RNA sequence: GUACCGGACCAGGCGAUCGCCGGUGGCGGUGUUUUUCGGAAUACCACACCACGGGAGGAAAGUCCGAGCUCCAGAGGGCAGGGUGCCGGGUCACGCCCGGUGGGGGCAACCCCAAGGAAAGUGCCACAGAAAGCAACCCGCCAGCGCGUGCGCGGGUAAGGGUGAAAGGGUGCGGUAAGAGCGCACCGGAGGCCUGGUAACAGACCUCGCACGGUAAACCCCACCUGGAGCAAGACCAAGCAGGGAGUGGGUGGCCCGCCCAAGUCUCCCGGGUAGCGUCGCUCGAGGCAGUCGGUAACGGCUGUCCUAGAUGAAUGAUCGCCGCCCCUUCUCGGGUGACCAUGAAGGGGAACAGAACUCGGCUUACGGGACGAUAUGGCA
Numbered sequence: 001g002u003a004c005c006g007g008a009c010c011a012g013g014c015g016a017u018c019g020c021c022g023g024u025g026g027c028g029g030u031g032u033u034u035u036u037c038g039g040a041a042u043a044c045c046a047c048a049c050c051a052c053g054g055g056a057g058g059a060a061a062g063u064c065c066g067a068g069c070u071c072c073a074g075a076g077g078g079c080a081g082g083g084u085g086c087c088g089g090g091u092c093a094c095g096c097c098c099g100g101u102g103g104g105g106g107c108a109a110c111c112c113c114a115a116g117g118a119a120a121g122u123g124c125c126a127c128a129g130a131a132a133g134c135a136a137c138c139c140g141c142c143a144g145c146g147c148g149u150g151c152g153c154g155g156g157u158a159a160g161g162g163u164g165a166a167a168g169g170g171u172g173c174g175g176u177a178a179g180a181g182c183g184c185a186c187c188g189g190a191g192g193c194c195u196g197g198u199a200a201c202a203g204a205c206c207u208c209g210c211a212c213g214g215u216a217a218a219c220c221c222c223a224c225c226u227g228g229a230g231c232a233a234g235a236c237c238a239a240g241c242a243g244g245g246a247g248u249g250g251g252u253g254g255c256c257c258g259c260c261c262a263a264g265u266c267u268c269c270c271g272g273g274u275a276g277c278g279u280c281g282c283u284c285g286a287g288g289c290a291g292u293c294g295g296u297a298a299c300g301g302c303u304g305u306c307c308u309a310g311a312u313g314a315a316u317g318a319u320c321g322c323c324g325c326c327c328c329u330u331c332u333c334g335g336g337u338g339a340c341c342a343u344g345a346a347g348g349g350g351a352a353c354a355g356a357a358c359u360c361g362g363c364u365u366a367c368g369g370g371a372c373g374a375u376a377u378g379g380c381a
Base pairs, nucleotide, nucleotide: 001377002376003375005373006372009370010369012323013322014321015320016319017318018317020055021054023052024051025050026049028045029044030043031042032041033040034039057353061364062363064362065361066360067359068358069230070229071228072227076257077256078255079254081226082225083224084223085222086100087099088098089097090096101115102113103112104111105110116221117220121219122218123215124214125213138161139160140157141156142155144153145152146151147150169187170186171185172184173183174182188210189208190207191206192205194203195202196201234280235279236278237276243270244269245268246267247266249261250260251259287306288305289304290303291302292301293300294299325350326349327348328347329346330345331344334341335340
């Protein structure tokens, strides 16, 4: 210099002026009680005004998973459907995270992998090729027979060539008419057994010439998980209207069973009406931070400490000044043998992605620049 990792981060700073949202207090209003009639106490409300303190993110995003919470039976059995798929652990839980195994990429640090089953069955394997599954109808090689002596015939063979993503283990030696696990050695594979490991798996030994290629993000099989809808959930207040028809069924939103409710204060359909600067849910939670202990780690235990946005056409901002940050060019104080490092000044340019909406744990995607701590590799000496 380049690369790589994240166990841990920042997301310009200060000041002035003008605003926005919600909170607390004052001021104020109303009611009640009491009164020495001035007031005092208490409860509630809150338009304006004043003061004080608070007000977006690492992804608030996509809404892709998993939980809490709410309603439908505190959600039961089966079918269908969907999801996950090496092993062990973490967690409320997960398709997430950590550690390991196996495979792949990279010189390396390190990174990536939907990674169960292809001797249960079915399907498919484009183009090319003789042939894409129980083979050889291409070019070849080989001995035999025939003749017109380089061709034909019927055989043997699968080593070589050619096609392809893939052609019935690979390399070598022997062997043979030519060949071939035909024989042998090594590698690979299958089966058995032993050792190590919680396990995935790894290693050793023995046996078998090798036993139907690939594809399951194709159907399928196996194992495990899975009820549905979502804060517009749901509850309450206020406001408003006009009824009519149908039904034994409705809850139940894939279906069946089961369960619960019900004979009118029910359900469905048609019609009519209302919908507010409404209230709650609404922010304290498997919460953050620090220390310590256990664990390789994810994470967990204990102690201390902190409270940190709650809007609803939706606030969290705008302008100005000064300073700071990054890049390029030119000049410059310097260091070093060198690769390079680095000081100051001027000019020019840049500063991203993006805005909470019930909450939390993840994943994924977007993103200008900076800082910290490890590591690998190159250049130079």

Predicted 3D model of a 381-nucleotide RNA (Bacterial RNase P class A) from a Polyangia bacterium. The coordinates come from a structure-prediction model, not an experiment, and the mean pLDDT is 76. The gene name in the source record is rnpB. It matches the Rfam family "Bacterial RNase P class A". The family's RNA type in Rfam is ribozyme. A reference for the family is Brown (1999), "The Ribonuclease P Database", Nucleic Acids Res. The organism belongs to Polyangia, within Bacteria. The sequence is in RNAcentral, with records from ENA.